Molecule: Bacterial RNase P class A
Organism: Deltaproteobacteria bacterium
Formats: sequence, structure tokens, C1' cells
RNA sequence: GGAGUAGUCCAGGUGAUCGCCGGCUCUCCUCGUGGGAGCGGGAGGAAAGUCCGAGCUCCACAGGGCGGGGUGGUCCGUAACGCGGACUGGGGGCGACCCUAAGGAAAGUGCCACAGAAAACAAACCGCCUCCGUAUCGGAGGUAAGGGUGAAACGGUGAGGCAAGAGCUCACCAGAUUCGAUGGUGACAUCGAAUGCUAGGUAAACCCCACCCGGAGCAAGACCAAAUAGGAGGGCGCUACAAGGCGGCCCGUCUUUUGCCCUCGGGUAGGUCGCUCGAGGUUCCGGGCAACCGGAAUCCUAGAUGAAUGAUCACCGCCCCGCAUCGGGCAACCUGUGCGGGGAACAGAACUCGGCUUAUGGACUGCUCCGGCA
Repeated sequence: GGAGUAGUCCAGGUGAUCGCCGGCUCUCCUCGUGGGAGCGGGAGGAAAGUCCGAGCUCCACAGGGCGGGGUGGUCCGUAACGCGGACUGGGGGCGACCCUAAGGAAAGUGCCACAGAAAACAAACCGCCUCCGUAUCGGAGGUAAGGGUGAAACGGUGAGGCAAGAGCUCACCAGAUUCGAUGGUGACAUCGAAUGCUAGGUAAACCCCACCCGGAGCAAGACCAAAUAGGAGGGCGCUACAAGGCGGCCCGUCUUUUGCCCUCGGGUAGGUCGCUCGAGGUUCCGGGCAACCGGAAUCCUAGAUGAAUGAUCACCGCCCCGCAUCGGGCAACCUGUGCGGGGAACAGAACUCGGCUUAUGGACUGCUCCGGCA
């Protein structure tokens, strides 16, 4: 100098003016959802996606099963998690380091394109061997050692054996299963013994095993409560008219309808609460490899609801371009200074937390590999 890898931090600053949304204090009046003054606060690392897990609220709920969904190495952390940390196994990279949905394929079922004879307990295309025949050929049988196909073909090498072959037998190697020993909390690792056991892949295919899981969400939910309409009760009026009951008729009486007033309850508009002090932030100390936990001190840091958190100007800082110039250099060019011009990402709280994922500008640090010079 180049290439890479892991991580940490920042998210322009200060001032002035004009606004916007809450809070507190004071003050004025016509005492209200009023006016005025002052002080102080006002987006993020992701506020985003709403993908997981919780708090909180309401609804449902004896207990168990079926069904459905999710998770899947081990130990730890946590309120909890599908999250995080450390480790184990597997894979990738020369390396720093990274990835891993990583239970079961020796329960059952399915599938395995093309090619190939055959894609899983069965199989003979070529070849090899034996036998038969109508004999350069055909048929029957044996053979998975050789060829060929494929991503994948039923352990590998050698020897024996055989008609030819084959774990058929043996030696060594690789693996599997079972048992034992040692180390580890554990996943697991290492070593030893036995069994010729050699068993293809696929479970983000069905399935099996283990564990977990009620539903809806702050438009949850609670409270206060107009106008209008309708409901319940009471009173007045009308009892003129109409209907019904009092066994048929008349009178009488009761009820209802219509009008007005009062009270009550439900509910709408609207308002208040929920609402921001919380599994909280910062610093220090202690424990732990770490995630994280404990203790002390200290801080209060938006609560809007058609939805505030903004705009303008000045100066300073950062980056880029052009010009001029001091210095260095043979030069290309580099560093500094001055002037002019331009630029500054992703994005916008809505009940609150813990994560994950995605978007995005820059600065710095550790480590690795390669190249050059001394």
C1' cells in the first nucleotide's frame, strides 16, 4: 500500500427571530373549553416491518382427550421467547473468522428428473462362467468382480477360494451397532472389546418422538354525559271522539290511545382516565469466559388524537469541485493557507417493554492474508 474480517461510536454544533404541542407558576376580567406574562420540556438507531416473546385490559374457562399450530444439539441467561451467550457435532475459508431448522431414515408410507439393465432387499445391457441346440449365432442357468449410465449403484485394498464370482473366508483400513473404561454438569470426545453387521438419499414430504400453546387487542377497557328520537314510572288535561273489560243492553266505572310537564335508566355526539416512574436511564464497585446478575449513588427524559416536535438567518465544524499561492519533489503529484461555488443519508413516536429483520450516511479500533522498502 492492497484485499478481507470482527466490533465500537456518532447521527453536525452554537446563537437570534417567528411559529406549533404539552407541563408548571403568576396575573387580569365579562369567571370561561377565556386573555396575558414568565420558566422549563418536545422523535429514532432504526420511531419502520408488525415477524416472535411479554406486561396490561376485557371475554371465555372443572379435568382430560381428539384435532390444529409452533419449536427441535447441550448447558446457561431472561419476566418470557422462535431471542442472546458459551460450548459440542457438521460444513466453508490459506487465515482472521463465518454458516448451521443440528431429534428420528435400523417404525410405516411416499418420492428420487434425465440417463441407465436396475434408484433399493430387487435387478443381468455389455462382459465373464457352465450347460443345451439347428453352433462367428440363439436359448437356459449362475455371477454385482470388470465395462457403461448417473448427483447417488449396495464398504476399500490385497490374498485365498470358485466353473466364473461374491465378506463366501482371511489380513489390514474405513464405518455402523452393542458393551465397557476415562474426561466433561451436559451435548460429546478419546480409548478398548464384541458382532462380517456394511444398512443409499430425502422428514422447511406424510409421519413418529419430546416439549410448548385459550381468544381479542389501548379503536383493549373504565368513568362522566348534551340535543333529538324511542323506553319505564308519576302528575295534569281530555274525559268531546274511538276501542276493550265488568256474562246480553243502558248508565256508571276501569284500562288504553292522543296532548303537556316532571323523574329515572340505557345509549349517541362530546369529554376525562387508561398515558407514561418503567422487567427504566447514567456512572462506579463487585460476581461471571460471556449473555447477564447484585449493590451504591444519581437522573426524570414527548404524550399528540386529522394527530405538535417546524421555518428563516448568521457564525463555526465536515465533505466535494474550481482558481491562486508558500513549502517538498527532476516530474506526475502531495501537504498547508486563502477566495468562490456546491453538498450532507435512511427516515417521523401513537399503551409500554425485550428481541429479530429490513433501510441508511460517516468516523474509529482490534485482528488476518498478500505485496513493497529498510